[in-house]
RNA sequence: GGGGUUGUAGCUCAGUUGGUUAGAGCACGCGCCUGAUAAGCGCGAGGUCGAUAGUUCGAGCCUAUUCAACCCCA
Numbered sequence: 001g002g003g004g005u006u007g008u009a010g011c012u013c014a015g016u017u018g019g020u021u022a023g024a025g026c027a028c029g030c031g032c033c034u035g036a037u038a039a040g041c042g043c044g045a046g047g048u049c050g051a052u053a054g055u056u057c058g059a060g061c062c063u064a065u066u067c068a069a070c071c072c073c074a
Base pairs, nucleotide, nucleotide: 001073002072003071004070005069006068007067010026011025012024013023019057028044029043030042031041032040050066051065052064053063054062
């Protein structure tokens, strides 16, 4: 230099052929329970989906560029 894969909550991940509120588990906060913890149960907070543009009535999803990590070729 060329090509490929991945990027979504603090962490690990899901998200179907583009559609009607962006989710789960763990972790965190509060409450219930307990003599007190742990466990269990309930509730809550936490995201502009790596970034910027484009297509579209509508984008986490499609397109382009770009950034980061990893892999292959030279």

This is a predicted structure of a 74-nucleotide RNA (transfer RNA) from a Clostridia bacterium. It was read from a public genome assembly. Rfam family: tRNA. Its family is annotated with triplet codon-amino acid adaptor activity in the Gene Ontology. The organism belongs to Clostridia, within Bacteria.